[in-house]
Model confidence (mean pLDDT): 85 of 100. This is a predicted structure of a 71-nucleotide RNA (transfer RNA) from a Minisyncoccota bacterium. The sequence is in RNAcentral, with records from ENA. Rfam family: tRNA. From the family's description: Transfer RNA (tRNA) molecules are approximately 80 nucleotides in length.
RNA sequence: GGGCGAUUAGUUUAGUGGCAGAACAACGGUCUCCAAAACCGUUGGCGGGAGUUCGAUUCUCUCAUCGCCCG
Numbered sequence: 001g002g003g004c005g006a007u008u009a010g011u012u013u014a015g016u017g018g019c020a021g022a023a024c025a026a027c028g029g030u031c032u033c034c035a036a037a038a039c040c041g042u043u044g045g046c047g048g049g050a051g052u053u054c055g056a057u058u059c060u061c062u063c064a065u066c067g068c069c070c071g
Base pairs, nucleotide, nucleotide: 001070002069003068004067005066006065007064010024011023012022013021018054026042027041028040029039030038047063048062049061050060051059
């Protein structure tokens, strides 16, 4: 220098154009002499910018970060 892939909650991740889900973690509650466990509930997220579209996590371009391959 060229090619490919990844980026969604604190963490691991699902989601191929119409409501953003799960698990764990955190917090609150029940229970307990206290704690743990268990059960119930709550908070919190689409890497940045632009474009296409009635509508974008999803499609396109670009930038950033990380990884792999080629030279």